Small-subunit ribosomal RNA, central domain from an uncultured bacterium, 350 nucleotides, folded computationally. The RNAcentral record of the full RNA draws on ENA, Greengenes and SILVA.
[in-house]
Context: one part of a larger RNA
């Protein structure tokens, strides 16, 4: 150099931005670097082939053609990539005019719940459990009424509903601010895809630093259960859950299914549009654009499934895989306070 492959067998980076690089839409024109032929030069000698000597043969002697990739010059050719020149408008992007949404940030605010705290009724239990104990409570609990104090999450609506790249996001209001969708067909004219490296964002736990701290609750301590209980039930209960302000960079970060384009029967819903028919207005009905679920034809698939949101057919680029163990290690590198992340072996062994 090549092959097959990655949804579940090993395999799609968690998840975006994007320079290098790769690859790139239509029409005409030049050029002629790539590309293609013709000509020539160069391609030592051995070897490869065809004759011949030698000799039972081979090796091996001698001669003669031919082929040979590459590379140089030269002349052509002009389809196809490149480079350039002038245009288009079907990719993309602006504009108008609409339109849905828990899409981010930061201020403010609301009620229902739990706890605690004062007060007022009120007395002997409560509270848990399979069942009880430990715990609360005559120093007055639980119950129940008033009052107030803090904290943290938002019932009903809610919906295989939305929104965002993803992690993810849910009371209400108010500012600041990102993105989607459609409809018009005005603008601009290839501005485009995809990405090593790099940069940014990444639940939950953990770390620093100051603040909170209702309720839960690792760890602990008790109490039961058991043969034993380092658990599972029960009763406290510290860390931590929260807020700010840096780190940490990891997950079954999943659709276990990279990202952009294209193509190929259909049906059933379901969110958001803007058109037509229909009505007072609505329903409702046709076509159609976008998201999203579900069955399923052909096809693909070991099968199990996927099937217009493809695991179908193809087309760019990128990542990864190459028997199980050792080993999401061990040395080193790099980052990090630490905890550890990351890159990422071999002996050995089946």
């Nucleotide at each position: 150099c090549u092959g097959g492959g990655c949804g579940u067998a090993a395999a799609g980076c968690g998840c975006u931005u994007g320079c290098a690089g790769g690859c790139g839409g239509c029409u005409g024109g030049a050029u002629a670097a790539g590309u293609u032929g013709g000509a020539u030069g160069u391609g030592a000698a051995a070897a490869c082939u065809c004759c011949u000597g030698g000799c039972u043969c081979a090796a091996c002697u001698g001669g003669g053609a031919g082929a040979g990739g590459c590379c140089g010059u030269u002349c052509a050719a002009g389809a196809c990539u490149g480079u350039u020149c002038a245009g288009c408008u079907a990719g993309a992007g602006g504009g108008c005019a609409a339109u849905a949404g828990a899409g981010g940030g930061a201020g403010g605010u609301g009620g229902a719940a739990u706890u605690c705290c004062a007060g007022g009724u009120g007395u002997a239990g409560u509270g848990g459990u399979g069942a009880a104990a430990u715990g609360c409570g005559u120093a007055g609990a639980u119950a129940u009424c008033u009052g107030g104090a803090g904290g943290a999450a938002c019932a009903c609506c809610a919906g295989u509903g939305g929104c965002g790249a993803a992690a993810g996001c849910g009371g209400c209001c108010u500012c600041c601010u990102g993105g989607a969708u459609u409809g018009c067909a005005u603008c601009u004219g290839a501005c485009g895809c995809u990405c090593a490296g790099a940069a940014g964002c990444g639940a939950a736990a953990g770390c620093u630093a100051g603040g909170g701290g209702a309720g839960c609750g690792a760890a602990c301590g008790g109490g039961a259960u058991u043969a034993g209980a380092a658990a599972c039930c029960c009763c406290g209960g510290u860390a931590g859950u929260c807020c700010u302000a840096g780190c940490c960079g990891u997950a079954a970060a999943c659709g276990a299914u990279g990202u952009a384009g294209a193509c190929u029967g259909g049906g059933u819903g379901u969110a958001g549009g803007a058109g037509g028919a229909g009505u007072a207005a609505a329903a409702u009905c046709c076509a159609u654009c976008u998201g999203u679920a579900c069955c399923g034809a052909a096809g693909c698939c070991a099968a199990c499934g996927c099937g217009a949101u493809a695991a179908g057919u193809c087309u760019a680029c990128c990542g990864c895989c190459u028997g199980g163990g050792g080993a999401c290690u061990a040395c080193g590198g790099c980052c990090g306070c630490a905890a550890g992340g990351u890159u990422a072996a071999a002996a050995c062994u089946c």

Background:
The coordinates come from a structure-prediction model, not an experiment, and the mean pLDDT is 86.